[in-house]
This record gives sequence, C1' cells and structure tokens, in this order.
RNA sequence: GGUGUGGUGGCUAAGUGGUAAGGCAUUGGUCUCAUAAACCAAAGAUCAUGGGUUAGAUCCUCAUCCAUGCCU
Repeated sequence: GGUGUGGUGGCUAAGUGGUAAGGCAUUGGUCUCAUAAACCAAAGAUCAUGGGUUAGAUCCUCAUCCAUGCCU
C1' cells in the first nucleotide's frame, strides 16, 4: 500500500428495511439470625462518526476513524 471481517447499555451478545432480545454486572424487594445462592422487579443503548437512498435505516450505499486477519 491492497483486501476481508468487525464496532450495538458497565461487560458480553442477538437483531438481513417497520423504531433494539438474551446473559453477566448494578439497584430495590422476597427468603435468612446474617451473608451468599435462588426467585421477583426496575434502571441502563438515540446502534463508532458524518453524508446519501427510502414514506421509514442497527440493517442498503459512500467517506472517515478504530480493532483485527490475510497478501505485498
């Protein structure tokens, strides 16, 4: 320098055009003498950034940034 894959709550991770699941963690509660475990509930994401397409974009497209694999 070229090329592929990926970027989604604190962490992890699903979601192939109709407004974002799950797990862990956190907070509150139940239980217990107490803690843990277990169970119940709650909060937490404007989806890496900026444009374009669309009635509508995490999803399609372009550029940039970051991580990583391969080639040179």
Molecule: transfer RNA
Organism: Labrus bergylta